């Protein structure tokens, strides 16, 4: 200098382990904020808080709050996949 190529924030899918079913939590909306490849810019998404509206699948056993099976567009881990426009850096190779 050319070529390849890795790395966010996040997503889904499986496995595990919880939590809730006495209704949290997921999801809608509004309003503020924060964090987003190593930089620089920029899109996308994402997460926090606050407020608003809506809102569920339980059955069995046991007999005292514990266990089984479900249930939740449930929560954390893993493990696979997937995953930055430009330029610059970074690995590899010429």
């Nucleotide at each position: 200098c050319g070529u390849a190529g890795a790395g966010u924030a996040g997503c889904a899918a499986a496995g595990a382990u919880g939590c809730g079913u006495a209704a949290a939590g997921u999801g809608u909306u509004g309003c503020a904020a924060a964090a987003u490849g190593g930089g620089a810019u920029g899109u996308c998404g994402u997460u926090u808080g606050c407020a608003a509206a809506c809102g569920a699948a339980a059955g069995g056993g046991g007999u005292u709050u514990c266990c089984c099976u479900g249930c939740g567009g449930u929560g954390u881990c893993u493990u696979u996949g997937c995953g930055c426009g430009u330029c610059c850096g970074c690995u590899a190779u010429u």